Description
The RNA shown here (transfer RNA) has 72 nucleotides and comes from an Actinomycetes bacterium.
C1' cells in the first nucleotide's frame, strides 16, 4: 500500500428500511434473623464520526477513525 470483517447500554450479543431488544450486571420492593437463590418493578444506549440516498436509515452508499485477519 491492497483485500476482507467488526464497531449497538457497564459486559456479551440480537435487530438487514418504519422512531432499538435479549442475557448478565446495576437500583428498588417482596421473601429471609441476615445473605444467597427466587419473584416483581425500574434506571441506563437515540446505534464509532461526518456526509449522501430515501417520505423514512442502526440497517443502503461514500469518506474518516479504532480493532482483528489475510496479501504484498
Nucleotide at each position: 500500500g491492497g483485500g476482507c470483517g467488526a464497531u449497538u447500554g457497564g459486559c456479551g450479543c440480537a435487530g438487514u428500511g418504519g422512531u432499538a431488544g435479549c442475557g448478565c450486571g446495576c437500583u428498588u420492593c417482596g421473601u429471609u434473623c441476615a445473605c444467597a437463590c427466587c419473584g416483581a418493578a425500574g434506571a441506563g444506549g437515540c446505534c464509532g464520526g461526518c456526509a449522501g440516498u430515501u417520505c423514512g436509515a442502526a440497517c443502503c452508499u461514500g469518506c474518516c477513525a479504532u480493532c482483528g485477519c489475510c496479501c504484498a

The sequence was found in a public genome assembly. The source organism's lineage runs through Bacteria, Bacillati, Actinomycetota and Actinomycetes. Rfam family: tRNA. The family's RNA type in Rfam is transfer RNA. Gene Ontology term of the family: triplet codon-amino acid adaptor activity. Model confidence (mean pLDDT): 82 of 100.